RNA sequence: CCAGAUGACAGGGCGAUCGCGGUGCGGCAACGCAUCGAGGAAAGUCCGGGCUUCACGAAGACAGGGUGCCGGGUAACGCCCGGCGAAAGCGAUUUCAGGGAAAGCGCCACAGAAAGCAAACCGCCAAGUCUUCACAGAUUUGGUAAGGAUGAAAGGGUGCGGUAAGAGCGCACCGCCUUCGCAGUAAUGUGAAGGGCACGGCAAGCCCCACCCGAAGCAAGACCAAAUAGGGAUGGCACACGGCAUGUCUUUGCGCCGCCAUCCGGGUCGGUCGCGCGAGGUGUCUGGUAACAGGCAUCCCAGAGGAAUGAUCGUCGCCUUUGACGCUUGCGCCAAAGGAUACAGAACCCGGCUUACACGUCAUCUGGCCUU
Repeated sequence: CCAGAUGACAGGGCGAUCGCGGUGCGGCAACGCAUCGAGGAAAGUCCGGGCUUCACGAAGACAGGGUGCCGGGUAACGCCCGGCGAAAGCGAUUUCAGGGAAAGCGCCACAGAAAGCAAACCGCCAAGUCUUCACAGAUUUGGUAAGGAUGAAAGGGUGCGGUAAGAGCGCACCGCCUUCGCAGUAAUGUGAAGGGCACGGCAAGCCCCACCCGAAGCAAGACCAAAUAGGGAUGGCACACGGCAUGUCUUUGCGCCGCCAUCCGGGUCGGUCGCGCGAGGUGUCUGGUAACAGGCAUCCCAGAGGAAUGAUCGUCGCCUUUGACGCUUGCGCCAAAGGAUACAGAACCCGGCUUACACGUCAUCUGGCCUU
């Protein structure tokens, strides 16, 4: 200098004038003063919770759903951190829907002889027969799975010996199975001994195993005020030995006295709360590889209710273009003109994940080239 990987920041600042919303104070009021006012994703609604309701619970089973290597963090999680294994990459690093195929069922198209208990298309070998001067060829029987073809995958791989030709048939190494040792909390790694040893793949097919989960949701819900019709019909269950009570069923304590479904009709669609002091932010110290935890100090940083947080001007910064100067030809500095450009707007809140993003900035690491 070029190319790449990982992590983080930022995405405008300041001033003036006018305007909007909250809070506090003053004021009879109009209004005045002070102060605060949209994001890193506010987005997706994909997870986990806080909170609210189901009358106050408890236990069990089923259905349904979720997660899936080991250890740790957290309020919790499908998240985060660290490690193990596998795959990709020269590498930094990245990804993983990472338990079980001898519990059972199911699938493996096409091609191929054959794709779950096997199989012989071409081929190789032996014997017999026919033909031939001989070689060679044809055919029958038997043996074979080393060579070739097909395929994602063909029943362990490579090599040597052996054989009529071959084959774990035998041997060496690798693979696989069993047992034991060592290291580690563990996943796992590694070593030794024995065994010639078949036990293909798919579970992001059903399934089995382990662990977790009540449901609905701020349009949850609470209060005040007002009004109406505490309405009617049909069907079903039940009638105290009964019924109801936010997945279903059972048991138990307890509360209430009917319950479920469908349809018709009427009233209210007003106000206040819920609504922001928190699993809170910032700084620093200690512990820890880290995620994170704890101590100390300090701060209060939006609450609208059809929905506020804006407009104008100036200036600085940023970007684009042009010109002059310097020099290492691509940078630095100065001046002028123009631009305001990315993704995008809180609505109960928080912890994550995922997705989008103009112009940029910083740090660490990897590969390559050049120079010293």

Predicted 3D model of a 372-nucleotide RNA (Bacterial RNase P class A) from Robiginitomaculum sp.
It matches the Rfam family "Bacterial RNase P class A". Rfam's curators write: Ribonuclease P (RNase P) is a ubiquitous endoribonuclease, found in archaea, bacteria and eukarya as well as chloroplasts and mitochondria. The family's RNA type in Rfam is ribozyme.
The prediction has a mean pLDDT of 77.